[in-house]
């Protein structure tokens, strides 16, 4: 310089054109003598950023931005 794929809750990660889910993590309460496990329940989201398309976009297109692999 060129190519690719990734951005989604605190943290890993699903998800599909029709207002988003699990795990774990934290907060409550149970449970213990106490702690940890466990078990109930509830918070917590500008779906990277703007613009197109659409009746509707986290999902499709364009563009940019960040960290990534890969060629040179």
């Nucleotide at each position: 310089a060129g190519a690719g794929g990734u951005a989604u809750a605190g943290c890993u990660u699903a998800g599909u054109g029709g207002u988003a889910a699990a795990g774990u993590g934290c907060a409550u309460g149970c449970c213990u003598g106490g702690c940890a496990u466990g078990c109930a329940c509830a918070a917590g989201g500008u779906c990277c950023u703007g613009g197109g398309u659409u009746c509707a976009a986290u999902u499709c297109c364009c563009a940019g931005u960040a960290a990534c692999u890969c060629u040179g």